[in-house]
Context: one part of a larger RNA
Formats: sequence, C1' cells, structure tokens
RNA sequence: UUGGGCGUAAAGGGCGCGUAGGCGGUUUGAUAAGUCAGAUGUGUAAUCCCCGAGCUCAACUUGGGAACUGCAUCUGAGACUGGAAGGCUAGAGUACUGGAGAGGGUGGUAGAAUUCCACGUGUAGCGGUGAAAUGCGUAGAUAUAUGGAGGAACACCAGUGGCGAAGGCGGCUACCUGGACUGUAACUGACGCUGAGGCGCGAAAGCGUGGGGAGCAAACAGGAUUAGAUACCCUGGUAGUCCACGCCGUAAACGAUGAGUACUAGGUGUUGCGGGUAUUGACCCCUGCAGUGCCGAAGCUAACGCAUUAAGUACUCCGCCUGGGGAGUACGGUCGCAAGGCUGAAACUC
Repeated sequence: UUGGGCGUAAAGGGCGCGUAGGCGGUUUGAUAAGUCAGAUGUGUAAUCCCCGAGCUCAACUUGGGAACUGCAUCUGAGACUGGAAGGCUAGAGUACUGGAGAGGGUGGUAGAAUUCCACGUGUAGCGGUGAAAUGCGUAGAUAUAUGGAGGAACACCAGUGGCGAAGGCGGCUACCUGGACUGUAACUGACGCUGAGGCGCGAAAGCGUGGGGAGCAAACAGGAUUAGAUACCCUGGUAGUCCACGCCGUAAACGAUGAGUACUAGGUGUUGCGGGUAUUGACCCCUGCAGUGCCGAAGCUAACGCAUUAAGUACUCCGCCUGGGGAGUACGGUCGCAAGGCUGAAACUC
C1' cells in the first nucleotide's frame, strides 16, 4: 500500500456553522465527455508464453508465431454517469395555524436559611468527636426575642419529566430573542447530504484588570489519630467560588457509540401536538406524527450485550486506529500574559 477495523480489546474529532471537494429524487427529448462495440495505424529489438531447430541432454543459442492488456484517429451504440435545455413534487424550504418547554440575554423582585451587627431576656457552659482536644464563653457565649446589614443559592413542585448542537439550563416577573413540534397542503421546485482547511461556541480549574465576599474552602496554622501522619477526623482559614470585561480551549467534553437517508416482528410506560369513537369524566378506548424509557423476535457480537433511539440490512461523506514501553515525551513550527494547548517523532527496549 491492498486490506481489516473504531460501545468495553488500538481507534468517533468536545460541539456546531460552513468553503473547496465527494455524493445526490423523478421525468422528457436531444448531446456524446466518461462508458461500450468495430475498424485502421502504431506499440523497435530483446525478455515472458507457445510450436520447432542446434550444441550427446539441460542451462544456453536460435527460427516462426502469439502477445505487448497501451496510445491516437475514424465509424457506430445511447442503457448508465456527466454537461446543457424543459417539466414534476414524494426530498428540502417558505407561508399560515396552534400549543409545549430549567433554550439564550438583560432588568426588576420575593421568601426560607447561614453569618455578622445593635439591643432585650437569661446563666454557665457551648461546640466538636469513635473518644477527645485545639476553639468560643463571666469583658456574659450557646439558647431565645426584636430590628438591621450583606452575599450566595433557589426547599417542596421534581418526574429513566422538559429544553438545547454540545458544554449545559431550575424561585417569581417584564422586555428582547433562537430552535424544535402538531395541523393545513397555499407557494418555491432538488434549492439536498456530508464537509479537508476555515470560523464560532465550549464544564471545572487557572490567568489579567476592576468590583464583591455570607456560606463553603485548595494552600496554610493548630488539635487529634498514628510507629510516623506533610493524610483521613476536628477547630480555624487565604486564594478561589460571585459580578463586569478580556484570555485560556482542556475533561471519564461518555451513550466511552460521527452525521445523513432508506429498509427490517412485537409488547409496555411516559412527554408534546393532532384525528376518531363516545360523551362530559382529573377519564377511558382506537389511531397519526415528533421525542424519551424499559423488555424482547430475526439478525449481529469474542462475549457482555445491541435490537425501529441498532452495535441489524445497505448507501453517501468526514474523522480516527495499525503490538507494549519510550511518549502525548523530545525537536521544530504555531497559538497563549503565563500555566500550558495543538501538531508530534526517533534511538533504545520487551
């Protein structure tokens, strides 16, 4: 390289938008680039192959043939692919319709709780643990009542519930705003799928500047435990956690399962919308579409398991893997304020 693979053995890019490229519904007649057929020319000789000949045979040498799978030109075919033209509506989109939703952004606002402050009541303990001690407290703590300050998070509802491309999103409310879905079938008429580069988004931690700081809490300090205890437990406690703006760009970024389309037994929950039956019932029954769970047939799988939400059967496009260690290291490049990220070897060794 041809291959064979990627849920768990090595291997799906963290996610999207999209450029080039690759691939692409149905139909009509024409075209003839690809494709197919025939002819002509050419494809040196040698080699290879076949039939002979010559050295006693063979290797070897040699005659003839075939072949040289290619290229060019001409003639023809018109199914398929392509290019050009004209239609279609099943893909895709638009319009209208209606309801669902922690989808996103900004502002406002409520209550519970913790902490702190002030004051009242009140007295000797509180706190903490396996047991203790450090700690707090007669300068009046803990407990309790009233008032106040401030920050952060939103109990119950809450649900293998919902929404989002992923990361993720949960009090209430107003404004701005994205997407999906149901129904109608009015409009456009293949406008589609994928997507190397590229661009954007991207938990937590971390970084820069300025705020904020209740609780929690790396580091740190003390008390315990212990042979020791740079830990687990306890008392404290600073960055940080929060906000604004700007960076970082990584995660077991997981369904460890790329995206799209079509097809292939069923059963049973649940969410959203619709139709029917029947009647008013928070219903129930039958059914369509879109999600989300469980169980299972065929099939697949090394097994576990997957099974219309496929890991089944096929097609299109992208990414990735190729024994373990060395190593996600070195070097170079590039991005970053830094931390570091991305790209990414070899010697050697088993």
This is a predicted structure of a 350-nucleotide part of an RNA (small-subunit ribosomal RNA, central domain) from an uncultured bacterium.